Predicted 3D model of a 355-nucleotide RNA (Bacterial RNase P class A) from a Dehalococcoidia bacterium. It matches the Rfam family "Bacterial RNase P class A". Its family is annotated with tRNA processing, ribonuclease P activity and dimeric ribonuclease P complex in the Gene Ontology. The model forms 94% of the base pairs in the Rfam consensus. The coordinates come from a structure-prediction model, not an experiment, and the mean pLDDT is 77. The sequence was found by an Rfam model in a public genome assembly. NCBI's taxonomy places the organism under Bacteria, Bacillati, Chloroflexota, Dehalococcoidia.
RNA sequence: CAAGUAGAUUGGGUGACCGCUUGGUACUAUUUGUGCUGAGAGGAAAGUCCGAGCUCCACCGGGCAAGGUGCUGGGUAACACCCAGGAGGGGAAACCCUACGGAAAGUGCAACAGAAACAUACCGCUCUGCAUUGCAGAGUAAGGGUGAAAUGGCGAGGUAAGAGCUCACCAGCGGCCGGGUGACCGGCCGGCUGGGCAAACCCCACCUGGAGCAAGACCGAAUAGAAGGGCGAUGGAAGCGCUCGGCUGAAGCCCUCGGGUUGGUCGCUUGACUCCGACGGUAACGUCGGAGCUAGAUGGAUGGUCACCGCCCUGUAUAAGGGUACAGAACUCGGCUUAUAGAUCUACUUGCUCU
Numbered sequence: 001c002a003a004g005u006a007g008a009u010u011g012g013g014u015g016a017c018c019g020c021u022u023g024g025u026a027c028u029a030u031u032u033g034u035g036c037u038g039a040g041a042g043g044a045a046a047g048u049c050c051g052a053g054c055u056c057c058a059c060c061g062g063g064c065a066a067g068g069u070g071c072u073g074g075g076u077a078a079c080a081c082c083c084a085g086g087a088g089g090g091g092a093a094a095c096c097c098u099a100c101g102g103a104a105a106g107u108g109c110a111a112c113a114g115a116a117a118c119a120u121a122c123c124g125c126u127c128u129g130c131a132u133u134g135c136a137g138a139g140u141a142a143g144g145g146u147g148a149a150a151u152g153g154c155g156a157g158g159u160a161a162g163a164g165c166u167c168a169c170c171a172g173c174g175g176c177c178g179g180g181u182g183a184c185c186g187g188c189c190g191g192c193u194g195g196g197c198a199a200a201c202c203c204c205a206c207c208u209g210g211a212g213c214a215a216g217a218c219c220g221a222a223u224a225g226a227a228g229g230g231c232g233a234u235g236g237a238a239g240c241g242c243u244c245g246g247c248u249g250a251a252g253c254c255c256u257c258g259g260g261u262u263g264g265u266c267g268c269u270u271g272a273c274u275c276c277g278a279c280g281g282u283a284a285c286g287u288c289g290g291a292g293c294u295a296g297a298u299g300g301a302u303g304g305u306c307a308c309c310g311c312c313c314u315g316u317a318u319a320a321g322g323g324u325a326c327a328g329a330a331c332u333c334g335g336c337u338u339a340u341a342g343a344u345c346u347a348c349u350u351g352c353u354c355u
Stems, first nucleotide, its partner, number of pairs: 001351010012309007020040008042326001046337002049335005054212004059246006066208005071085005086100001087098004101203002106201002108197002122144002124140007152170002155167003171193001173190007216266004225257001227256005238248002273292008310324005
């Protein structure tokens, strides 16, 4: 200097004039207006895919069903998230990916081709008999063909020809020993060994009430319930999947049809919060100390004009011109996923050159 990998920050600035929403405070015609002062869209606010806080309905326990997750250990309020490891795979490497529990509990699927896909001989090879170019018998699964996949792989010995038949090196399976919290790893021994798919049904382990801020609470106002039906106090309606047991328990509960109110206040922003430092930890993160308060709208605010500058592109490189991303809170938070013109920084890998 170039290419690559992993991560982080930012994503316009300044001035002038006019304008918008809101908190606090003082005065006021307290219908509201004025002054002063503070604040005013995001890294994804998007998707609504997970997990919760919060609100209401829920009584507890057992069993079944339904759904979710799926290597190990740790983090967290929790999670399908994050960190660190293991195994398998990709890459020259830094690094990246995971369709990562179980196929010896059972069922099932793999068209066609092929001799045969839980099992076998189409071609071939060898031997014997008869014979002249083949026929019959016996043996074989090393070679060829088919296929995504064919009786572990490769090499040597052996054999009539072959085969783990035997041996060495691997893979798989089993046993023993050692290391590790664990997933797993290493060593030794053994007999030689029929696969794949569970993101197929299923089995195993662990987890799980339901609905959601249009939740819910209050105030005000108005109207039409003599409406229809079911169950219900000899024990029993109802108690948000079914069932069993216990418990609470009402003149109520549930369903259908019809009518009124579409007003206002709260919920509504101090949080599992943000930043700085120290300590602990490989890290995610945790503990302690200090500092800070950063929208709360509701047909829904943060904008308009002018000038100068920043960055990028083209270029007559001194001109001129063009462009400046994705995109707007609506109860809040922790994640994941998707979109994103450009600019800057950190660490690492590899190549070239110079010293």